[in-house]
RNA sequence: UAAAGACCAACUCCGAAUUUACCUAAUAAAACGGGGGAUCCAUACCAGGGGGUGAAUCCUGAGUGAUCAGGUAGGACAGCUUGGGAGUCCGAAUCCGUCAGCUAACCUCGUAGGAGUAAUCCAAGCGUUGUG
Numbered sequence: 001u002a003a004a005g006a007c008c009a010a011c012u013c014c015g016a017a018u019u020u021a022c023c024u025a026a027u028a029a030a031a032c033g034g035g036g037g038a039u040c041c042a043u044a045c046c047a048g049g050g051g052g053u054g055a056a057u058c059c060u061g062a063g064u065g066a067u068c069a070g071g072u073a074g075g076a077c078a079g080c081u082u083g084g085g086a087g088u089c090c091g092a093a094u095c096c097g098u099c100a101g102c103u104a105a106c107c108u109c110g111u112a113g114g115a116g117u118a119a120u121c122c123a124a125g126c127g128u129u130g131u132g
Base pairs, nucleotide, nucleotide: 011116012115013114014113018030019029020028021027031111032110033109034108035107036106041101049099050096051095052094053093058071059070060069061068062067074090075089076088077087079126080125081124082123083122084121
């Protein structure tokens, strides 16, 4: 000097997952999300079922199998939006339990968890925070 790691604070990212009140806590409200549920319309299943949340679906190859490799629909990336513009990543998991299409009124549920970009690039507009 550079890199890596640990801790704290601020800030930020994925996500609906935040704020306020009260505070011994339980809880309540707002806000943001999910599910069920008519007429009309629609048309699926009949078992090796069917369905929900989610971007996370599908294909090919290898393997006795567990699984592995490659791709892919789709998705994310330093405040927000628009335009320009590279690169990097994800492409899971889980729930219901024979049952649910859409769906007004109505009913009901959630407010977690995990992380760290350095292209926080260029331009414009609108904001936020800190200091003086």
This is a predicted structure of a 132-nucleotide RNA (c-di-AMP riboswitch aptamer (ydaO/yuaA leader)) from a Clostridiales bacterium.
The coordinates come from a structure-prediction model, not an experiment, and the mean pLDDT is 79.
It was read from a public genome assembly, where an Rfam model found it.
The source organism's lineage runs through Bacteria, Bacillati, Bacillota, Clostridia and Eubacteriales.